[in-house]
Notes
Transfer RNA from Smithella sp., 73 nucleotides, folded computationally. The sequence is in RNAcentral, with records from ENA. It matches the Rfam family "tRNA". The coordinates come from a structure-prediction model, not an experiment, and the mean pLDDT is 83.
């Protein structure tokens, strides 16, 4: 200084060729129980790092910036 990889729900990760953003645990509420854990059910919870740009339409596909991580000098 250059490349690379990555950033999505609280956390931990998908999202396969652009077409309604999801799982798993966690939280909260209910069932079960004398209670408590286990189970079982249902809610909440995100405008995908931000800032443009292409498109009828971007989490995805150009640009630019920020963060983290690794190689390199």
């Nucleotide at each position: 200084u250059g490349c690379a990889a990555g950033g999505u729900a609280u956390a931990u990760c998908a999202g396969u060729u652009g077409g309604u953003a999801g799982a798993u645990a966690g939280c909260c509420a209910g069932a079960c129980u004398c209670a408590u854990a286990a189970u079982c059910u249902g809610a909440a919870g995100g405008u995908c790092g931000c800032c443009g740009g292409u498109u009828c339409g971007a989490g995805u596909c150009c640009g630019g910036u920020c963060c983290u991580u690794g190689c390199u000098a």